Source information:
This is a predicted structure of a 344-nucleotide part of an RNA (small-subunit ribosomal RNA, central domain) from Leonotis leonurus. The prediction has a mean pLDDT of 86.

Context: one part of a larger RNA
RNA sequence: CUGGGCGUAAAGGGCACGUAGGCGGUGAAUAGGGUUGAAAGUGAAAGUCGUCAAAAACUGGCGGAAUGCUCUUGAAAUCAAUUCACUUGAGUGAGACAGAGCAGAGUGGAAUGUCGUGUGUAGGGGUGAAAUCCGGAGAUCUACGAAGGAACGCCAAAAGCGAAGGCAGCUCUCGGGGUCCCUACCGACGCUGGGGUGCGAAAGCAUGGGGAGCGAAUAGGAUUAGAUACCCUGGUAGUCCAUGCCGUAAAUGAUGAGUGUUCGCCCUUGGUCUACGCGGAUCAGGGGCCCAGCUAACGAGUGAAACACUCCGCUUGGGGAGUAGGGUCGCAAGACCGAAACUC
Numbered sequence: 001c002u003g004g005g006c007g008u009a010a011a012g013g014g015c016a017c018g019u020a021g022g023c024g025g026u027g028a029a030u031a032g033g034g035u036u037g038a039a040a041g042u043g044a045a046a047g048u049c050g051u052c053a054a055a056a057a058c059u060g061g062c063g064g065a066a067u068g069c070u071c072u073u074g075a076a077a078u079c080a081a082u083u084c085a086c087u088u089g090a091g092u093g094a095g096a097c098a099g100a101g102c103a104g105a106g107u108g109g110a111a112u113g114u115c116g117u118g119u120g121u122a123g124g125g126g127u128g129a130a131a132u133c134c135g136g137a138g139a140u141c142u143a144c145g146a147a148g149g150a151a152c153g154c155c156a157a158a159a160g161c162g163a164a165g166g167c168a169g170c171u172c173u174c175g176g177g178g179u180c181c182c183u184a185c186c187g188a189c190g191c192u193g194g195g196g197u198g199c200g201a202a203a204g205c206a207u208g209g210g211g212a213g214c215g216a217a218u219a220g221g222a223u224u225a226g227a228u229a230c231c232c233u234g235g236u237a238g239u240c241c242a243u244g245c246c247g248u249a250a251a252u253g254a255u256g257a258g259u260g261u262u263c264g265c266c267c268u269u270g271g272u273c274u275a276c277g278c279g280g281a282u283c284a285g286g287g288g289c290c291c292a293g294c295u296a297a298c299g300a301g302u303g304a305a306a307c308a309c310u311c312c313g314c315u316u317g318g319g320g321a322g323u324a325g326g327g328u329c330g331c332a333a334g335a336c337c338g339a340a341a342c343u344c
Stems, first nucleotide, its partner, number of pairs: 003316004007298002012312001014199004021192003025086006033079001035075004040070003048064005089189001091185002095180003103173005108152001114146005123134002160167002204245006213239002218234004256311006264289011294299001317344003326337004
């Protein structure tokens, strides 16, 4: 490689868009490229196989095979091709609907800390207990006011939206996606997708702002045999904004995308139809049980890990090692591609 596999044993790419490629609905006609039937020619000789003569062998006669190629003539189910149609797949349109989906701008209240003024006097803070720390230069507490930054309580839900990452005070603007329902239009326009392109939490980086709280680093106080920790008092980067980079996560449903088929029950979100009294029907989601079949078991079970098909990615004992070398990318940190010797 093959075979077997990929929820948890090794193994699904973080997610999408899409090029090449692969695969792909229904009917009819044409033609006969692939395919297939029949016939003919050729496939030199030597060789090889069979047989005859003879025979130790060489030799000689006859016949076969040589799975191939070429030409002629047929077939039309299927694949490919061309043409004409169809509507169920895909899409467009009309009418409704839900939503923390995205971006920009504006704005609100609570709370923390700080500052100012008034009142007021001796402690406050912190802990298992303390101390560092703050306080007669008037703290803590309390009332009013100011400037400022960040996050949005209740509603709130197993809820909703988004391809994933993710998204939550309120209002406006902009543009994106989805569902339902009529069927009007279009007429296979589809699925997947190597390379490629874009998006991509947190941390980190660059430049310029901002800085309330929290808080790596760090300082001090404790604890301890020690304590480069856990606890406490401070506190820088960062966290926030704008622009640009980075491109990684237990980026998880540890479950790739798409299509079709399959016993039931319960809850729930958004539509539609019906009944109106509770319900019933049907789509598209979100959850809990459970038949069959599946699974090593756990479990999963119409949102499959069941039954099938298409395409992509990945796996092949542990360590060495996501290392070395080389290459591409990056300001750097590093990322991506990625071995072997050796050893068990």